[in-house]
Context: one part of a larger RNA
RNA sequence: GCCGGCGAGUUACCCUGACCUGCAAGCUUAAUCCUGCUACGAAAGUAUCAGGAGGAGGCGUAGGGAAACCGAGUCUGAACAGGGCGACUUAGUAGGUUGGGAUAUUACCCGAAACCCAGUGAGCUACCCAUGGUCAGGAUGAAAUUCCGGUGACACGGAAUGGAGGUCCGAACCGGUGGAUGUUGAAAUAUCUUCGGAUGAACUGUGGGUAGGAGUGAAAGGCUAACCAAACUGGGUGAUAUCUGGUUCUCCCCGAAAUGUCUUUAGGGACAGUCUUGGAUGUUCAGUAGUAGUGGUAGAGCUCUGAUCCGAGGAGGACCCUUCGGGGUUCAAAUCCAGUCAAACUUCGAAUGCUACUACUUAUAAGUCCAGGAAUGAGGCAGUGGGGGAUAAGCUCCAUUGCCGAGAGGGGAAUAACCCUGACCGCCAGCUAAGGUCCCUAAGAAUUGAUUAAGUGGUAAAGGAUGUAAAGUGACUUAAACACCUGGGAUGUUGGCUCAGAGGCAGCCAUCAUUUAAAGAGUGCGUAACAGCUCACCAGCCGAGCCACUUUGCGCCGAAAAUAUACCGGGGCUCAAAUCAAUCACCGAAGCUGCGGUUCUUACAUCUAUUCGUAGGUGUAAGGAGGUAGGGGAGCGUUCCAUGUUAGGUUGAAGUUUCGACGCGAGUCGGAAUCGACGAAAUGGAAGUGAUCAUGCCGGC
Numbered sequence: 001g002c003c004g005g006c007g008a009g010u011u012a013c014c015c016u017g018a019c020c021u022g023c024a025a026g027c028u029u030a031a032u033c034c035u036g037c038u039a040c041g042a043a044a045g046u047a048u049c050a051g052g053a054g055g056a057g058g059c060g061u062a063g064g065g066a067a068a069c070c071g072a073g074u075c076u077g078a079a080c081a082g083g084g085c086g087a088c089u090u091a092g093u094a095g096g097u098u099g100g101g102a103u104a105u106u107a108c109c110c111g112a113a114a115c116c117c118a119g120u121g122a123g124c125u126a127c128c129c130a131u132g133g134u135c136a137g138g139a140u141g142a143a144a145u146u147c148c149g150g151u152g153a154c155a156c157g158g159a160a161u162g163g164a165g166g167u168c169c170g171a172a173c174c175g176g177u178g179g180a181u182g183u184u185g186a187a188a189u190a191u192c193u194u195c196g197g198a199u200g201a202a203c204u205g206u207g208g209g210u211a212g213g214a215g216u217g218a219a220a221g222g223c224u225a226a227c228c229a230a231a232c233u234g235g236g237u238g239a240u241a242u243c244u245g246g247u248u249c250u251c252c253c254c255g256a257a258a259u260g261u262c263u264u265u266a267g268g269g270a271c272a273g274u275c276u277u278g279g280a281u282g283u284u285c286a287g288u289a290g291u292a293g294u295g296g297u298a299g300a301g302c303u304c305u306g307a308u309c310c311g312a313g314g315a316g317g318a319c320c321c322u323u324c325g326g327g328g329u330u331c332a333a334a335u336c337c338a339g340u341c342a343a344a345c346u347u348c349g350a351a352u353g354c355u356a357c358u359a360c361u362u363a364u365a366a367g368u369c370c371a372g373g374a375a376u377g378a379g380g381c382a383g384u385g386g387g388g389g390a391u392a393a394g395c396u397c398c399a400u401u402g403c404c405g406a407g408a409g410g411g412g413a414a415u416a417a418c419c420c421u422g423a424c425c426g427c428c429a430g431c432u433a434a435g436g437u438c439c440c441u442a443a444g445a446a447u448u449g450a451u452u453a454a455g456u457g458g459u460a461a462a463g464g465a466u467g468u469a470a471a472g473u474g475a476c477u478u479a480a481a482c483a484c485c486u487g488g489g490a491u492g493u494u495g496g497c498u499c500a501g502a503g504g505c506a507g508c509c510a511u512c513a514u515u516u517a518a519a520g521a522g523u524g525c526g527u528a529a530c531a532g533c534u535c536a537c538c539a540g541c542c543g544a545g546c547c548a549c550u551u552u553g554c555g556c557c558g559a560a561a562a563u564a565u566a567c568c569g570g571g572g573c574u575c576a577a578a579u580c581a582a583u584c585a586c587c588g589a590a591g592c593u594g595c596g597g598u599u600c601u602u603a604c605a606u607c608u609a610u611u612c613g614u615a616g617g618u619g620u621a622a623g624g625a626g627g628u629a630g631g632g633g634a635g636c637g638u639u640c641c642a643u644g645u646u647a648g649g650u651u652g653a654a655g656u657u658u659c660g661a662c663g664c665g666a667g668u669c670g671g672a673a674u675c676g677a678c679g680a681a682a683u684g685g686a687a688g689u690g691a692u693c694a695u696g697c698c699g700g701c
Base pairs, nucleotide, nucleotide: 001701002700003699004698005697006696011104012103014101015100016099017098018097019096020095021094022093023092026059027058028057032053033052034051035050036049038047039046040045063070064069073085074084075083076082108246109245111243115236116235117234118233119232120231126210127209128208129207130206131205132204133203134202135200137169138168139167140165144161145160146159147158148157149156173197174196175195178193179192180191181190212228214224215223216222249635250634251633252632253631254630259272260271261270262269263268273376274375275373276372277371278370279369280368281367284366286361287360288359289358290357291356292355293354294353299348300346301345305342306341307340308339311336312335316331317330318329319328320327321326379404380403381402382401383400384399385398386397387396388395409420410419411418424597425596426595427594429593430592431591435587436586437585438571439570440569444584446583447582448581449580450579451578457573463557464556467554468553469552470551471550472549473548474547476545485540486539487538488537490514491513492512495509496508497507520535524533525532598625599624600623601622602621603620604619605618606617607616608615609614636690638687639686640685641684642683643682648678655674656673657672658671659670660669661668662667
């Protein structure tokens, strides 16, 4: 891992609903006793079941009051008042099945880490006690002693001798520093190499001692028998688990929530909301229209509250001057005119919303009330209106609508949420939606008129540009425009000032006049300053349009990313297979239609039964049948019990294998083979009653 077997809402009692049965203003026995059948037993007897006895007690038929007590009333009260609770409005009770709840220290099953009690451990290891053992070889050379020197004597110096030391080097021995290998190892801590100690606080044998909130610890929370911040074994024990996992057959109907309030509450609950089942009510709901209201948002505005800009204005403040009368400079309030801004501004003010009434539509729907059962109380994305954030987030918090959740199908290349559309089943029938129609790929290389040249389409901004198309405005122009080319572009004058210089061209001021076809006291280069080149302006040449600007469509640049073309799904596409506008076809879904079928509900018809309430069968018609949590309904199958030592069965039961038929399905029936002794159906009853899953348990392979 697979296969097989096992594996999870049980039982008792009480409360409260639903359904069924008996009796009914009543219903009912409990303990206990008697009888009978059966089983066990030698007997006595015991047990199950059935029948009978037993009326104690319980619930109901009357309530009110704390109670005495009274009673269709009663309590309060002085009350014949008022008020509260009742009556007037009658169904209960016993049992069975079943839903839910409480209790039961197991309460659907498995699962802790822990806590407590009693014991077992120091043959591992920590420390201690007793008694033994071990440490090759080499090096260094303390004290002391002796001799010599030295001193008044000491001190002191030298040499020899000596052999100290938690001394040195280094085996055994003890350790475990760095590295490599090993990492399902040779090994649940090792191997190789390297390294530390190696006469000591050394190492080691044997015997003995100390233990679980305790020991021992040169102290690391270390060690106490291979995982110690409290050992191990057994017990309390099936500890508890607002947590995780698992929870076994089928079909049919309906179908949520992820919100509010409170919570030592936040991944749990309580109540409400939303779902379901039964009963009651009977249009009360919803939609649309009308009428009447409600309100201060969007927008707008500046009257108020504040903010704000231009101008006028000038209270008042500051500084300076003063002849003390005042004056000057500066800042600048009120006020006036014009222009603006606001979630916590409003003289205004919608749409939508909300409320009430009326009418219509929907009628198997919707709404409301009572009763039984839930689940949910982590939501998510998208559009719109906002708060937070950075007018960031696949961000976060609200409101509102939709969808996903719990929704399949078609489109979007793929893709919970986007677009279309809500899947009862079948069909080798038809029509459409979104989206598409050159090929991949179903359907138009469809038609008409334009645009684009950028593969734009098939990513992006500020900004930039004689791209191109369309519309328009204003100039100039055969009295010759625009552009090129040729020529002129002068004089007073070097204008004045400034300046070292300033001559059109550093700067300041002025910017006139003359000659002219025209020519600035000069447009730009240039010089130290001049010079020089050039422009404006004029003429010639040429011969038809040209210049500037505005608006719009589609394009261009701006444009750099990490494995590989790599932002058209691909191929590929340019009078498109791109874009804009228009037209007609077609394709395209589980949508709609057609044909056939199943089932549910309602209505009607009919039949049967009837306790007359209804229940069941058949038929027709209409409307429904996506679905997680969850509610409701109807069934299938397994084991055992009663009928039952049954029918059946060696002329072959159960089981197994296989084939066929039937049933929506769980499953059932039949044939054949195998097998070799049991065993249905039906009607009831009782449960150890259904497994692909719990890192489930046991076994086999």
A computed fold for a 701-nucleotide part of an RNA from a Caldifarciminota bacterium, annotated as large-subunit ribosomal RNA, domain II. The prediction has a mean pLDDT of 85. The RNAcentral record of the full RNA draws on ENA. Taxonomically the source falls in Caldifarciminota (Bacteria, Pseudomonadati).